[in-house]
C1' cells in the first nucleotide's frame, strides 16, 4: 500500500421521544437524550420507499403526477482512525 475486522484502545456519530424552529406535506434543523452504527463521514449516480403545494379528472367523497424528501433502505462513487490476526 491492498483485502478483512478484534469481547482491544483513543476518539466519532446519534434512534425513538420531548421542546423550539422552517415547510402545504413528507421531511430538514437546534437542543436534551441514547435505540444502535466500523464508516449510522460525505455524495440524490442507480433501484426503491414517502409526500401532493400546484397541476389534472372528478357533482362529490376522493383519485393521478415530483420539480420536494428519504444515506440510520440496499447498491454504486468518494474520504478516513486503529494495529491483534
Nucleotide at each position: 500500500a491492498u483485502g478483512a475486522g478484534a469481547c482491544a484502545a483513543a476518539a466519532g456519530c446519534a434512534a425513538a421521544c420531548u421542546c423550539g424552529u422552517c415547510g402545504a406535506a413528507a421531511g430538514g434543523u437546534g437542543a436534551g437524550g441514547a435505540c444502535g452504527c466500523a464508516a449510522a463521514g460525505c455524495u440524490a449516480u442507480g433501484g426503491g420507499u414517502c409526500u401532493a403545494a400546484g397541476a389534472c379528472c372528478g357533482c362529490a367523497a376522493g383519485g393521478u403526477u415530483a420539480u420536494g424528501a428519504c444515506u440510520g433502505c440496499c447498491a454504486g462513487g468518494u474520504u478516513g482512525c486503529c494495529g491483534g490476526u